[in-house]
RNA sequence: GCGCCUGUAGCUCAAUUGGAUAGAGCAGCGGUCUUCUAAACCGCAGGUUGGGAGUUCGAUCCUCCCCAGGCGCACCA
Numbered sequence: 001g002c003g004c005c006u007g008u009a010g011c012u013c014a015a016u017u018g019g020a021u022a023g024a025g026c027a028g029c030g031g032u033c034u035u036c037u038a039a040a041c042c043g044c045a046g047g048u049u050g051g052g053a054g055u056u057c058g059a060u061c062c063u064c065c066c067c068a069g070g071c072g073c074a075c076c077a
Base pairs, nucleotide, nucleotide: 001073002072003071004070005069006068007067010026011025012024013023019057028044029043030042031041032040050066051065052064053063054062
């Protein structure tokens, strides 16, 4: 340099392959319980779906550019 894949909550992952208010577990915060802690239970908060543009009535999903990471190939005096 070229090609492919990935990017969604602090972390790990969903979202019925275009449909209306993007969810779950863990973690965090608050509460119940307990002498205290842990565990258990209840509740709460947390999102520019990597960024921008486009297509569409409608985009996490499709297209283009850019960014970051991974893999393969090529180059390597």
A computed fold for a 77-nucleotide RNA from a Planctomycetota bacterium, annotated as transfer RNA. It matches the Rfam family "tRNA". By type it is a transfer RNA. The sequence was found in a public genome assembly.